RNA sequence: GCCGGGAUAGCUCAGUUGGUUAGAGCGCGGGACUCAUAAGCCCGAGGUCGCCGGUUCGAAACCGGCUCCCGGUA
Numbered sequence: 001g002c003c004g005g006g007a008u009a010g011c012u013c014a015g016u017u018g019g020u021u022a023g024a025g026c027g028c029g030g031g032a033c034u035c036a037u038a039a040g041c042c043c044g045a046g047g048u049c050g051c052c053g054g055u056u057c058g059a060a061a062c063c064g065g066c067u068c069c070c071g072g073u074a
Stems, first nucleotide, its partner, number of pairs: 001073007010026004019057001028044004050066005
């Protein structure tokens, strides 16, 4: 250089064919319980979906370019 995969919450990830609220687990904050703590239970906060543009009535998703990470290859 070329080929393939990936980038979504603090972390690990889901999100199938474009649509009705962007989610789960862990973590974090609060509550209830307890003599108290932990576990378990209930509630909550936290996201410009890597960046820029395009297509579309509508994009996390499709198209183009770029950045970064992983793997392959002469």

Overview
This is a predicted structure of a 74-nucleotide RNA (transfer RNA) from a Candidatus Uhrbacteria bacterium. Model confidence (mean pLDDT): 81 of 100. Lineage of the source: Bacteria > Bacteria candidate phyla > Candidatus Uhriibacteriota. It was read from a public genome assembly.